This is a predicted complex of two RNAs, RNase P RNA and transfer RNA, with 468 nucleotides together. The coordinates come from a structure-prediction model, not an experiment, and the mean pLDDT is 76. Rfam match: Bacterial RNase P class A.

[in-house]
RNA sequence: GGCCUGCCGCGUCCCGAUUCGUCGGGGUGAGGAAAGUCCGAACACCACAGGGCAACCGUGCCCCGGUAACACCGGGGGCGUCGCGCCGGCAACGGCACGGCGACAGCAGGUGCAACAGAGAGCAGACCAGCCGAUGGUCCCGCUUUGCGGGACACAGGUGAUGGGUGAAAGGGUGGGGUAAGAGCCCACCGGCGUCCCCGGCAACGGGUCGGCCAGGCAAACCUCACGGGGUGCAAGGCCAAGCAGUCCCGCUCGGCGCAAGCCGACGUGCGUUGCCCGCGCACGCUGCGGGGCGGGUAGGCCGCUCGAGCGCGUCGGCAACGGCGCGCCCAGAUAGAUGGCAGGCGCGGAAACGGCGUGGCACCCUUUUCCGUACAGAAUUCGGCUUACA
RNA sequence: GCCGGGGUCGCCUUCUGGUCGAGGGCCCCUGUCCUACAAACAGGUGCAGUAGAGUUCGAUCCUCUACCCCGGUACCA
Repeated sequence: GGCCUGCCGCGUCCCGAUUCGUCGGGGUGAGGAAAGUCCGAACACCACAGGGCAACCGUGCCCCGGUAACACCGGGGGCGUCGCGCCGGCAACGGCACGGCGACAGCAGGUGCAACAGAGAGCAGACCAGCCGAUGGUCCCGCUUUGCGGGACACAGGUGAUGGGUGAAAGGGUGGGGUAAGAGCCCACCGGCGUCCCCGGCAACGGGUCGGCCAGGCAAACCUCACGGGGUGCAAGGCCAAGCAGUCCCGCUCGGCGCAAGCCGACGUGCGUUGCCCGCGCACGCUGCGGGGCGGGUAGGCCGCUCGAGCGCGUCGGCAACGGCGCGCCCAGAUAGAUGGCAGGCGCGGAAACGGCGUGGCACCCUUUUCCGUACAGAAUUCGGCUUACA
Repeated sequence: GCCGGGGUCGCCUUCUGGUCGAGGGCCCCUGUCCUACAAACAGGUGCAGUAGAGUUCGAUCCUCUACCCCGGUACCA
C1' cells in the first nucleotide's frame, strides 16, 4: 500500500412511512498480506481423573528478557564458515578488527551409505615414473674354500608421498634425525582430537596440563541424547421448525437381599488417546438397551458472531522487544456469500521529445508536453506470529 | 470453511540417493501381408520427473517454499 468529484448499483444497522410487497432518509462497509494453513492460543464439545512404560509426532548452540502462549520477537554471548584489511612466523600456520551467513545437539555408542573413475574408498593401496634392492635369487672376481668378503644385474621384492594419474573425498603439515631406500619409525614446532584434573564463565564454551599418535564425510540415513505433546475443529456446539420406512449384524454373566419394582457386590463388554499395565468414571447386561452397517428424510430459521490478549494520541519505564498510566474512539458481519461499475481531475512510477542549467560533448538536475502503467489480492469463529505474492 | 492425500511421456503405470540413457503397456510412425481397411508380424522414433531453493560428492527420491489436482466432512431419526 493512493486521493477527490459526479451518476448508477449492493450488504448491514438505526429512524420514519406502509396497501406488509416494499419505499424514503441517515450511519457504516476488506487487507498488509484478508492468501498458504506452517506454528502458537482463545473458545466449544468429547458424561471425566489421571499415572507409568512403549510407540508416534515435534523442537534442537547458550543465557537473560518480552508475551496469554509459541518453533515467534528483542538484547547479549559462544562456535563454525566466507569476504576484506592489519600484525607475527623461514615455513606449516597463528592472532586481531570489521562485515555477511549458519535447519548451530551428537558420527571417538551401534548399524548403514559412498555410483562412475581409479592400483587403492574405510583395520585402504604399488598403475606409470622415481628411490632402494637390506633379505632372497642369478652372474663375475678374490681368498685363509662344506664358507667368507667385494662387485654387478634390477629378477623376486621393499618404499607411502618424491612427482604423475583417478576422484567429491587418497588416512595430518613444516623442519630435522633415522634408514638399503623410506615411513609418527623417533624428536621439535604447528594443526587437529580426547579426557581424569586445574583455572575462567550462570551456561554455550575458552585457556592450561596430561595423554595417545591422527581419529575422514553423511544424522534434511536409521539412530542416540535432552525437552515437549489428550483428541476434534464454529460443518466445534446449543435451540427451534419441517419431514420419513424400515431392515441387517454384534454384545448382553453370576451371587446375595427383597413378595415385587429394585438395591448391593463381583465379573464382562463398550467408551473415555495408538498399544500394554494400574487406577477412576460413565453406559449396558434380554424383549429392551448400547454400538455399527445399509436404506429413508430435511438442505429452513435463531444463537455461537463480533467490544476485542481492540485501535489512536500523549506521557512514564526499558538499549530494545514490550509494558504501566491517562484521555479519546467504536471500526464489515455476508451465508452461495454485499463491499462494485462508468466518466473526469489530481498524485505516484516509467519511457520519449522540445527548452533551461551545466559540459569540450554527454550525463545528473529543473520546467512543459505526449504516451503507458497504477500492483498482489479479496473477509467467512476470533486473535498473536511465520512464510509467500506484489506496480 | 476445516481435515487429509497426491503431482513421472498424449493416457495408465514401475522404479529408486548413483553415472551412461528413468523402464513397461496403450498411443504414434515406417515396412510386410491384403483389392482396401482392421488384426497380426518386424522395426523405429517421438514424447516424461510441476516450479524454485536447500542438505549431499551426487536428488525423481530427503527437507522447505510456491503452484496445481483429488478425496472426506452437515443435520434428523